[in-house]
């Protein structure tokens, strides 16, 4: 000075799902049932071979956590910016 295989931090933008039901509470506050989501995280799987074995991804799939009016929010993921790394010149 340009870049991204990547981290970190800040802003912006960003779903899904019952304000079930009983008790209880100023409360949409806590507990229990049940039902449901899936894009925090976690777990699993293909293609790939002659043939096996390891490897092996996700916004697919489990739903262990977490969720489940609005606000909040460890929401993925995108976009702008600064850091550190790493490459080039």
């Nucleotide at each position: 000075a340009c870049g991204c295989u990547g981290g970190u931090c800040g802003c912006g933008g960003g779903a899904g799902a019952g304000a079930g039901c009983c008790g209880u509470u100023c409360a949409u506050u806590c507990g229990g049932c049940c039902g449901c989501c899936g894009a925090a995280g976690g777990c699993g799987c293909a293609a790939u071979u002659c043939g096996c074995c390891c490897g092996g991804a996700a916004u697919c799939g489990c739903u262990c956590a977490g969720g489940u009016a609005a606000c909040c929010c460890a929401u993925a993921c995108c976009g702008c910016a600064a850091c550190c790394g790493c490459a080039u010149c």

A computed fold for an 89-nucleotide RNA from Bordetella ansorpii, annotated as Glycine riboswitch aptamer. Model confidence (mean pLDDT): 77 of 100. The organism belongs to Bordetella, within Bacteria.